[in-house]
RNA sequence: GGGAUAGCUCAGUGGUAGAGUGCCUGCUUAGCACGCAGGAGGUCCUGGGUUCAAUUCCCAGCACUUCCA
Numbered sequence: 001g002g003g004a005u006a007g008c009u010c011a012g013u014g015g016u017a018g019a020g021u022g023c024c025u026g027c028u029u030a031g032c033a034c035g036c037a038g039g040a041g042g043u044c045c046u047g048g049g050u051u052c053a054a055u056u057c058c059c060a061g062c063a064c065u066u067c068c069a
Stems, first nucleotide, its partner, number of pairs: 001065002007021004015052001023039005045061005
């Protein structure tokens, strides 16, 4: 200096949080895979501040990572 968001990889914007993949169920098949449909799964790192309202803006901190000395 940088990012932190679903099990994993990542979007996202001040106004109810999403995709791909994975998981579960059903359809399909003699069966499996593929495919189709549906579903579950989030303290948006923690704590403060601003605001009617913060995942988003500001401050501090933990852990991770990169660069310089």
RNAcentral holds the sequence, with entries from Rfam. Predicted 3D model of a 69-nucleotide RNA (transfer RNA) from Vicugna pacos. Lineage of the source: Eukaryota > Eumetazoa > Tetrapoda > Eutheria > Vicugna. It matches the Rfam family "tRNA". Rfam's curators write: Transfer RNA (tRNA) molecules are approximately 80 nucleotides in length. The prediction has a mean pLDDT of 82.